[in-house]
Context: one part of a larger RNA
Parts: sequence; structure tokens; C1' cells
RNA sequence: UGCACAGGGCGGAUGCCUAGGCAUGAGCUGGCGAAGAAGGACGUGGCAAGCUGCGAAAAGCCUCGGGGAGCUGCAAGCGAGCGUCGAUCCGGGGAUGUCCGAAUGGGGAAACCCGGCACGGGUCGUACCGUGUCACCGCGAGAGCGGAGCCAACCCAGGGAACUGAAACAUCUAAGUACCUGGAGGAAAAGAAAUCAAAAGAGAUUCCCAAAGUAGCGGCGAGCGAAAUGGGAAGAGCCCAAACCCAGGGGGGAGACUUCCUGGGGGUUGAGGGGCCCUGAGGGAUUGAAGGGAACGGCUAGCAGAAGGCGCCUGGAACGGCGCACCGCAGAGGGUGAGAGUCCCGUACGCGAAAGCCAAGUACCGGAGAGUCAGGGUACCCGAGUAGGCCGGGGCACGAGAAAUCCCGGUUGAAUCUGGGGGGACCAUCCUCCAAGGCUAAAUACGAGCUCAUGACCGAUAGCGAAUAGUACCGUGAGGGAAAGGUGAAAAGAACGCCUGACGGCGAGUGAAAUAGAACCUGAAACCUUGUGCAU
Repeated sequence: UGCACAGGGCGGAUGCCUAGGCAUGAGCUGGCGAAGAAGGACGUGGCAAGCUGCGAAAAGCCUCGGGGAGCUGCAAGCGAGCGUCGAUCCGGGGAUGUCCGAAUGGGGAAACCCGGCACGGGUCGUACCGUGUCACCGCGAGAGCGGAGCCAACCCAGGGAACUGAAACAUCUAAGUACCUGGAGGAAAAGAAAUCAAAAGAGAUUCCCAAAGUAGCGGCGAGCGAAAUGGGAAGAGCCCAAACCCAGGGGGGAGACUUCCUGGGGGUUGAGGGGCCCUGAGGGAUUGAAGGGAACGGCUAGCAGAAGGCGCCUGGAACGGCGCACCGCAGAGGGUGAGAGUCCCGUACGCGAAAGCCAAGUACCGGAGAGUCAGGGUACCCGAGUAGGCCGGGGCACGAGAAAUCCCGGUUGAAUCUGGGGGGACCAUCCUCCAAGGCUAAAUACGAGCUCAUGACCGAUAGCGAAUAGUACCGUGAGGGAAAGGUGAAAAGAACGCCUGACGGCGAGUGAAAUAGAACCUGAAACCUUGUGCAU
């Protein structure tokens, strides 16, 4: 030095475990904010560095409920206290709530600096202190009301890529996606036919299934990709503008008159409707404002809840084995010194709220008001720089195409029912519908927050980045971003003695076990080493 066997060290694989994650489903809920949010800074404990809680009233104060024996958070200890006169704890409501932050008296390098005014304290008087108040924008005569900022996704709108695919690439695709911006709600958007359809008809919108990868579009490449219609979910319909009438006011005109504005009435439709005038019938189908305003049920604490303190055996321990019982609307699950229906927490079934919230300003009450039908006449109204045309774009599954339909820019530019739009160029016939004003629940989307359930999901190099951490650390900054779990059933965490400067160890003791001793379950390999044997 090598090999073999046995032992030890180092190391932290493996097994087992779970405090943490991941995913899905269902339900609740869907906002917070100038009455100062979200998020922070700094404080706050008898001793207090961190976390948590709280705010100078500071691990808390008041009150209403729950609960019933212990309590003063994680978190021991010392000290000091509290509690059956009901504490700690749990839930509802309230009080307090420094400073920064939209941050808003002014400033500012956030958590700091400096003011005005009023009142109060203080002083002889200043100083100083306390409370209140003072930003900007919109509406409003004012009083005052509102806005701002934050928030996971969902929603609408204004902008809007490229990689990529086409086996290159330019039209095309990716994709109106990602991303940026604005805005809103618990949903949003859409929505009561100038819609479809096709000789028969349907009857707002939205969502799902089918129609259908069809009809089509397409360097007819890659690809893109409907609708009618049928079946389901849900179901709800309304209000203005105008004609005309009344009232008030303004302008033009010498006047007759004319015109405009405001308010009220009237009116709302496609078997066209309405206005105005005349005639007749008829008291009323229906609708429904202001105001008032539930309940059932649910959420936010909880309560109750069957049956072996059975015997023997093994063991440190019985929840195991054997034997004998019992409950079961409960044999889900977890815990307990091993594997427990009957030990504990629970589970099934059932019960419960002073206060707040949802249900819901809904149902319901209420009734202001509106509101009938027919015939005749009149030709007054029925949404204008609109519809439509042309040029250029965009959107429609549809790439300019035979290209309708919809929207925008430019340029032009009608008609009022004997009117106008559509039915995929266009024309006729026919059918169908009334644009150029507005509102509208539900079925639908999402999951930040809360609750419950589930898993051929993970089990510490896995699972979230994170078994708590956006921490330590890195970076001027935007930003990047870890590692790190396990004694034991119970600390019973090793009194005392010995070696030693200490660390560490040896006894003693605890324990089932100490090679479970805190660098603590198991403890692989690499690597280091001890003993013995063999070889050289």
C1' cells in the first nucleotide's frame, strides 16, 4: 500500500411521517375609500429582539349575545394578578384609532418641515400646547351634494404587435391574440324588429346542444368558417321626439301678424299609428307613481348527540390476540403510550340568535295618475346634413369578388304613408318590416374573500418561489431571489461524581430504547479511520 472480515467517524440518500402546498366541485359573497381606503412607518407588554394583536383609551376599552373553569397570544421563566359577583375565549354592534399614504392648509428627499383662522388652556404679555378648520375639479344662486385612490379574474370600449404557420415569403396566418389606455358592475354587454323567413310562417336579447367542420371564404395554399331552422335554459316589457292644445317669456314688424325659448297636457304605432273636426256607443278591461314595507329561509357564536372505564394474554403502554357483551338514522374522519363503532373530539338525526347582514327596498299594502270602442271627414305629424350616391378604409365566416348588409373619413344629398328600409349585384312582381331618440330583470362569465366536500394530487431536490419568505442575500435601479421539517408516549431534557481552560467525554440517574442526548427517527453511498487476517 492492496484485498477480506468486523467496528467507528463523516455524510444525509432511503423508508415512514406532516404542520404546507396543488387541483376540482358546490355554496356564501362580490367591493373598500375624503366619516381618510389598500398598503405602510413608528409606537404599544412589569422584564420584550422577532412574529401576532392593538393605537398615546395602544396583546387592549364599552355593550349585547354565546360559553362555563380556568386565564394573563406565539412562549418557557421570574414577578404580579384576574376568574362561578361568570374571567380567559368565541360572535354581533360601538368607542379609541399617532404619522405617512388618493393625501387634500403650504412644502417635501413618504412616515418629516412650516403655516393661516376660530375657540380653549397657559403667560403680566409673547412663547408654547390642545380641539376644530383651510387642496383641486364637477353640479348648484346658496346651503350643500358628488368626484379622486385601491382591488384576483370576469365585462365593455379606444389603440394594437411580433415570433410562428404557410415546410422560403409578400396577400394570408398567428389575432383583433399578447400588450397599453379609459370605463363600469356584481355581473357586464345585448335587447322589444326599418329582424328573419319563403308561398308556410316565426315574433326582443342572452346562454347551451344540434344544424356543421356543412354552406361558403381562401397565394382556392396554409388555413378561416357561418346562418336559417330544431331542441333546451330563462322569460317582460316599456318611455320619449313630433303634430295639436294651454300657460309664461324673448325677438322681428307701424300693424295684421310672424318666429323662437321654457314648462304642462297630448302621443308612441306597422291589420300603419297619432293629431285636429264631426257623429255614435260606453263608465271602464287594464296599468300603476309617491309613500309604507315583510316573511319563509340563510350567514355571522353555539347546543345536544347511542353503545364495554368488560375479562384473560403479550407488551413500557392495548387501540393488538382470545373470549363474552352492547349501540347503530351514528361502522365518515381525527386523537389517545401499537391497529378503538361502544375512551376523547366528533359523525347521523335534530335544535339554536340579543345584535348585524343576505333575502329585499323584493313580495305585499298603497292608490296619485294614465287609460275605452266604432264610423265619417281632414291630410297636420311620425326622429336630416339623416337615408342614399360616389371616392377611400374598416367590420361582417365572406381576402373587391357578381358583393348585398353594417360602421367610419371625404364629397354630395332625398322622401313623411300615393312615404321609406330589407329579402346577397341589379330590375319587376310578391312578401316583410318602420332607421336616423332612450330604458329594461332572468337564463350567462369570473373567483379576490369566506365555508364545506372531494382527489388512481405532492410528501421536504416533491408540492406554491415560500411547511412561511417575497424573508436572508444580490443589484444604483427596474428587478432577481434562496436555503432551512422529524428527541421521546411523556422532558421524565441527564441531580450528583470524575477528566478538562473550554468544547467534549466517562460514570450515575431517566426512559421500552440514550448508537432516541438535544449537531437528537431511520441513518445508504462516496470519503476518512481502527482491529484482525492475508499479500507485497